[in-house]
RNA sequence: AAAAAAGCUGUCUAGGGUUCCGUUGGCGUACGUUCCAAGCUGGUCCGAGAGACAGCGUAUGGCGGCGCGCCGCGCUCCAUAUUCACGGAAGGAUAAAAGCCUGGGAGGA
Numbered sequence: 001a002a003a004a005a006a007g008c009u010g011u012c013u014a015g016g017g018u019u020c021c022g023u024u025g026g027c028g029u030a031c032g033u034u035c036c037a038a039g040c041u042g043g044u045c046c047g048a049g050a051g052a053c054a055g056c057g058u059a060u061g062g063c064g065g066c067g068c069g070c071c072g073c074g075c076u077c078c079a080u081a082u083u084c085a086c087g088g089a090a091g092g093a094u095a096a097a098a099g100c101c102u103g104g105g106a107g108g109a
Base pairs, nucleotide, nucleotide: 007056008055009054010053011052012051015046016045020043021042022040023038024037025036026035057082058081059080060079061078062077064076065075066074067073068072084104086107091101092100
């Protein structure tokens, strides 16, 4: 910038590992710094189509209001709706993993 309408985004949670911080242990050391190891309660970090909340958008309908053109259009305000949804294995990214991506997939009823 454009698109989308079982739409998109943000915040958070279930969950996730270990790049950084921290914690614990170890080597070393006068002390301090450095180094090694352990996902280890946590912080940073990742994070749901089938989880939560919210915003935008979209659709339908109005007592309407404003503007422009000539009885149509655009903007705005209000309300309602935005339903349903069992699901591998293998693979991918990132430091690494995951309900992330593949994927409302393959399958299934």
The RNA shown here (Guanidine-I riboswitch aptamer) has 109 nucleotides and comes from Paenibacillus alkalitolerans. It was read from a public genome assembly, where an Rfam model found it. Model confidence (mean pLDDT): 81 of 100. The source organism's lineage runs through Bacteria, Bacillati, Caryophanales, Paenibacillaceae and Paenibacillus.